[in-house]
RNA sequence: GCAGCUGUAGUUUAGUGGCUCGAAUAUGGCCUUGCCAAGGCUAGGACGCGGGUUCGAUUCCCGUCAGCUGCU
Repeated sequence: GCAGCUGUAGUUUAGUGGCUCGAAUAUGGCCUUGCCAAGGCUAGGACGCGGGUUCGAUUCCCGUCAGCUGCU
């Protein structure tokens, strides 16, 4: 330099163009217990970035950034 893949919550991840982006774990609050742990309920938190297509984009297209892999 070229090609491919990946990028969603603090972390691990699900997601056929249309409901409020769902779950696990972590964190906060409450309940339970004499205390801790465990358990139950609940709350906040996310689509790498910039454009385009579309009535509507996490999803499709283009560019860009980062990581990984391969080739030279």
The RNA shown here (transfer RNA) has 72 nucleotides and comes from an uncultured Bacilli bacterium. It matches the Rfam family "tRNA". The family's RNA type in Rfam is transfer RNA. The sequence was found in a public genome assembly.